[in-house]
This is a predicted structure of a 71-nucleotide RNA (transfer RNA) from a Dehalococcoidia bacterium. The RNAcentral record of the sequence draws on ENA. Rfam family: tRNA. Rfam describes the family as follows. Transfer RNA (tRNA) molecules are approximately 80 nucleotides in length.
This record gives sequence, structure tokens and C1' cells, in this order.
RNA sequence: GGGGGAAUCGUCCAGUGGUAGGAUUCCGGUCUCCAAAACCGGAGCCGACGGUUCGAUUCCGUCUUCCCCCG
Repeated sequence: GGGGGAAUCGUCCAGUGGUAGGAUUCCGGUCUCCAAAACCGGAGCCGACGGUUCGAUUCCGUCUUCCCCCG
């Protein structure tokens, strides 16, 4: 220098144009002598900027960070 992949709650992952979900974590509660476990409820997220579209996490472009391959 060229090519490919990834970026979503604090963490690990789903989600291929129409309300963004699960686990875990954290907070509150039930239970218990206390705690743990279990159960119930709640909090928290789409890397940045543009474009397409009635509508974008999703499609397109550029940038940033990380990983792999070629030279």
C1' cells in the first nucleotide's frame, strides 16, 4: 500500500427497513434468625458524521478503533 471482518446496556451476545431484546451486573422487594440461592419488579445500550427512504441498529459513503490475510 491492497483486501476482508468486527463495533449494540458496565460485561457477553441476539436483532437483514416499521415499539431494540436475552443473559449477567446494579437497585428495590418477597422468602430466611442472617446470608446465599430462588422468585417478582425496576434501571441501563445501537462508534462518529453525512446520504437514500414516509421511516435506518438494519442499505450506501467517509472517518475512528480493533482483528485477520496479501505484498